This is a predicted structure of a 345-nucleotide RNA (Bacterial RNase P class A) from a Burkholderiales bacterium.
């Protein structure tokens, strides 16, 4: 000094002006006001309703062993396997004797059996006869293909079979309050008169009222629809869930951890068409330029330090019913562990 593993952290500071939201104040005003992912909604609980959640079928998810946890597909320590010289990382890692299903390409055959070569062996024929050649069976010895060649082969990230959890919907849940307007019920008031049927509710008729056909007579249509008050439904709108909660810090003990158990301490957004912003100095970061100082070089340049000046950069990405993990975005930059490798002593 190099290249690296793993685990923490921070996410510019200050001050001034104009602004927003919440809370407290009669008012002037005070106090407080996004994250380490607030994200993706992918898991797992809170909470609230829905026949309170039992049982069968169906369906989902997980899947070495212990263990934490409210709860998990998270997390912790082991073991086993693959990776890497290490530190270390990664891993859906029950079950093939329960049954189906698959096993490319090669090969004669991929689990049903099967003979392309060469080889043992039976019979039959031939024949130069202790031998040879054919023909038909038997055997699975060797060879050859292949990741595997008959062995109770291999794959369950095929189906399935074991085991263990899962009821469904979600804060637009879900309780109150509660307006016009239209509906529903109820009691009042009005719903002309008169025939005729009809037990009635109601129909028909014909004569009287209204209303249109510009106005009047004639004719022709068409209406008899209401209004008041008083209940409950719901809708818009407002209120409540809403922020004290498996919280946060800091400490002793328990444990390899992950995490508990006790003491103290402290309160840390609560908007909802949705607030938590804008400008403007100054300071501080990180990187180029110029400057200046060393070192190495004939120089060109390389390279380390300094700094009065110019510039330029500052990410991802906004809470919205609250937690617990996971996963993926992210300029930069701090600290700490352990590893390899090179030089020197």
């Nucleotide at each position: 000094g190099g290249a690296g593993u793993c685990g923490g952290c921070c996410a510019g500071g200050c001050a001034g002006c104009c602004g927003c939201u919440a809370u407290g104040g009669c008012g002037a005003c005070a106090u407080a006001g996004a994250g380490g992912a607030a994200a993706g909604u992918c898991c797992g609980g809170g909470c609230u309703c829905c026949g309170c959640a039992g049982a069968g079928c169906g369906g989902g998810a997980u899947g070495c062993a212990g263990g934490g946890u409210a709860a998990c597909g998270c997390c912790c320590u082991g073991g086993c396997g693959c990776g890497g010289c290490g530190a270390c990382g990664c891993g859906a890692c029950g079950a093939a004797u329960a049954g189906g299903g698959c096993c490319a390409c090669a090969g004669a055959g991929a689990c049903g059996a099967g003979u392309c070569c060469c080889g043992u062996u039976a019979g039959g024929c031939c024949u130069u006869c202790u031998g040879g050649g054919u023909c038909u069976g038997a055997c699975g010895g060797g060879g050859g293909u292949g990741a595997a060649a008959c062995g109770c082969g291999g794959c369950a990230a095929c189906c399935u079979c074991c085991a263990u959890c899962c009821g469904g919907a979600g804060c637009a849940a879900c309780a109150c309050c509660a307006a016009a307007u239209a509906g529903g019920c109820a009691a009042g008031c009005g719903u002309g008169g008169c025939a005729u049927g009809g037990c009635g509710a109601c129909a028909u008729g014909c004569c009287g009222c209204g209303g249109c056909c510009g106005g009047c007579u004639c004719g022709g249509c068409c209406g008899a629809g209401g209004c008041u008050u008083g209940c409950g439904g719901g809708u818009a709108g407002g209120u409540g869930g809403c922020u004290c909660g498996a919280g946060c810090c800091g400490g002793c003990g328990g444990g390899u951890a992950a995490c508990c158990u006790c003491c103290g301490g402290c309160c840390u957004a609560g908007a909802g068409g949705a607030a938590u912003g804008g400008c403007u100095g100054c300071c501080g970061g990180u990187c180029c330029c110029a400057c200046c100082g060393g070192g190495c070089u004939c120089g060109c340049g390389c390279u380390c330090g300094g700094c009065c000046g110019g510039g330029a950069c500052g990410a991802c990405a906004g809470a919205a019913c609250c937690c617990g993990g996971c996963u993926u975005a992210c300029c930069g930059g701090c600290c700490g562990u352990c590893u390899c490798c090179c030089g020197c002593u």

Model confidence (mean pLDDT): 75 of 100. Its Rfam family is "Bacterial RNase P class A". It is annotated as a ribozyme.